RNA sequence: ACAGGACAAAGGCAAACCCGUCGAAAGGCGGGGACGCAAAGCCACCGGUCUCACGGAACAUCCAAGACAGCGGGGUUGCCCAC
Repeated sequence: ACAGGACAAAGGCAAACCCGUCGAAAGGCGGGGACGCAAAGCCACCGGUCUCACGGAACAUCCAAGACAGCGGGGUUGCCCAC
């Protein structure tokens, strides 16, 4: 230094749910709250998933330019330990 990493230590994040708020929705943000997380920091590049306002349509439904990084892969930055 890299691989690696615990019933360790320091610090960190925060699912469901509730309240407020933005949004057509998915979902985001703020507060409370902790299921979990060693990248659960950041990036929609690839696959996947969700939504369907606009638009299309056989009026069944289809469609992302909207979302999800806590679905997988990839990129990138980084704390502690290294028993």
The prediction has a mean pLDDT of 87.
The RNA shown here (c-di-GMP-I riboswitch aptamer) has 83 nucleotides and comes from Thioalkalivibrio sulfidiphilus.
It matches the Rfam family "c-di-GMP-I riboswitch aptamer". Rfam describes the family as follows. GEMM was predicted in a large-scale screen for bacterial structured RNA regulatory elements.
Of the family's consensus pairs, 95% are formed in the model.